[in-house]
């Protein structure tokens, strides 16, 4: 220096070819329990790494850029 992959909730990861952004685990609240732990039931939590373009409508396309990792030299 040259290519690729990856960035999404507090962690670990989804969203199949653009059309409400979701699941586990962790946190809180209630119910059960003499009390805790296990169970059920429910709430909260996310300008999708960053800017800009395109489009009724972008986690998805385009272009810039950060950062991580991995090939290559």
């Nucleotide at each position: 220096g040259c290519c690729a992959a990856c960035a999404u909730a507090g962690c670990u990861c989804a969203a199949u070819u653009g059309g409400u952004a979701g699941a586990g685990c962790a946190a809180c609240u209630g119910a059960u329990u003499u009390g805790u732990a296990a169970u059920c039931a429910g709430u909260a939590a996310g300008u999708u790494g960053a800017a800009g373009g395109u489009u009724c409508a972008a986690u998805u396309c385009c272009u810039u850029u950060u950062g991580u990792u991995g090939g290559c030299a």
Source information: RNAcentral holds the sequence, with entries from ENA. The RNA shown here (transfer RNA) has 73 nucleotides and comes from Candidatus Westeberhardia cardiocondylae. It matches the Rfam family "tRNA". The family's RNA type in Rfam is transfer RNA. The coordinates come from a structure-prediction model, not an experiment, and the mean pLDDT is 80. The organism belongs to Candidatus Westeberhardia, within Bacteria.